[in-house]
RNA sequence: ACUCGGCAUCAAGAGUAAGGGCUGACGCCCUCGCCAACCUGCCUACCCCGGCAAGGUGGUUCUCCAAUCCGGAGAUGCGGCUGACUUCGUCGGCAACGAAGCGGGUCCCG
Numbered sequence: 001a002c003u004c005g006g007c008a009u010c011a012a013g014a015g016u017a018a019g020g021g022c023u024g025a026c027g028c029c030c031u032c033g034c035c036a037a038c039c040u041g042c043c044u045a046c047c048c049c050g051g052c053a054a055g056g057u058g059g060u061u062c063u064c065c066a067a068u069c070c071g072g073a074g075a076u077g078c079g080g081c082u083g084a085c086u087u088c089g090u091c092g093g094c095a096a097c098g099a100a101g102c103g104g105g106u107c108c109c110g
Stems, first nucleotide, its partner, number of pairs: 006078005015032001018031005033060003038056003041052003045106004049101001063073003080094006
């Protein structure tokens, strides 16, 4: 990098279809803004619940078929950078806001 498989979501939201580049077109890339808690991190030592757009993705006109549900297809997510080694795994290192909990439980200390 490609292929196969598993789990979750496809509600809402966000650029008057923003600016620039490439392409015959579909579409892709860069920048700025905005939206969104999927992963990481954080808000409380741990768990639950709730939250924070900081780091990593994603989105920013609308998923489609079928439609009563189920289901099928498609899309997105299941962190990032980096070092070493017996190399496809193992062990380390680094960064993550000035934001965000008088919540419930447990533990520790006084």